Description: This is a predicted structure of a 108-nucleotide RNA (SAM riboswitch aptamer (S box leader)) from Desulfuromonas acetoxidans DSM 684.

RNA sequence: GUGUUAUCACGAGUGGUGGAGGGAAUGGCCCUUUGAAACCACAGCAACCGGUCCUGACGUUCAGGAUGACAGGUGCUAAUUCCACCCCCGCAAGGGGACAGAUGAGAC
Numbered sequence: 001g002u003g004u005u006a007u008c009a010c011g012a013g014u015g016g017u018g019g020a021g022g023g024a025a026u027g028g029c030c031c032u033u034u035g036a037a038a039c040c041a042c043a044g045c046a047a048c049c050g051g052u053c054c055u056g057a058c059g060u061u062c063a064g065g066a067u068g069a070c071a072g073g074u075g076c077u078a079a080u081u082c083c084a085c086c087c088c089c090g091c092a093a094g095g096g097g098a099c100a101g102a103u104g105a106g107a108c
Base pairs, nucleotide, nucleotide: 001108002107004105005104006103007102008101013042014041015040016039017038021031022030023029026084027083028082043077044076045075048073049072051070052066053065054064055063056062057061081100086097087096088095089094
């Protein structure tokens, strides 16, 4: 990088360096010199993977379940993935879905 699959309503920030942008594109709206991005340190959130326990297959691996505890590998810590933009239902308010994206896991 490509394709598969699961999740995306909850949760969780301070300091240092830095110096004007950021929230993926577009539109909106918002954050930002009361200091953006990025990097670093520490802290925190969460529980996808791994580890633990139980059951089954059949055999020492695979599947399913429990989810209390821990936090090793990731991830995350403004706003629902900030909202809309496409489709469907609806008079409307509103609701549902898709696309795209993000993250995890495993494959190439």

Model confidence (mean pLDDT): 79 of 100. Taxonomically the source falls in Desulfuromonas acetoxidans (Bacteria, Pseudomonadati, Desulfuromonadales, Desulfuromonas). RNAcentral records the identical sequence in 2 taxa. The sequence is in RNAcentral, with records from ENA, Rfam and Ribocentre.